[in-house]
This is a predicted structure of a 96-nucleotide RNA (TPP riboswitch aptamer (THI element)) from an uncultured Ectothiorhodospiraceae bacterium. It was read from a public genome assembly, where an Rfam model found it.

RNA sequence: CUUGCACAACAGGGGCGCCCACGAAUAGUGGGCUGAGAGGCACCCUUGGAACCUGACCCGGGUCAUGCCGGCGUAGGGAGUUGGCGGCAUUGAGCC
Numbered sequence: 001c002u003u004g005c006a007c008a009a010c011a012g013g014g015g016c017g018c019c020c021a022c023g024a025a026u027a028g029u030g031g032g033c034u035g036a037g038a039g040g041c042a043c044c045c046u047u048g049g050a051a052c053c054u055g056a057c058c059c060g061g062g063u064c065a066u067g068c069c070g071g072c073g074u075a076g077g078g079a080g081u082u083g084g085c086g087g088c089a090u091u092g093a094g095c096c
Base pairs, nucleotide, nucleotide: 001094002093003092004088005087007083008082009081010080011046012045013044014043016040017033018032019031020030021029022028052077053076054075058071059070060069061068
């Protein structure tokens, strides 16, 4: 010297699985499980980034079954600007 958290606006990123029944089959419909969310302009996340992806048809546990739980993970990737001096904070962080 710059900067915070929360909030707002706009913008962007992301996932949508498993089981049962119905259905000639597909599509679909209904129900159940976990979860913030299982196609909702909803939910979550936006670098102080575990939202989400890769590893992964992975490993251990558990379940009717499934990333259901844990590991992997101090791994590698991954999407932002502005605003009001005001709600909280007065600490922390970055640069010289």
Rfam family: TPP riboswitch aptamer (THI element). Its family is annotated with thiamine pyrophosphate binding in the Gene Ontology.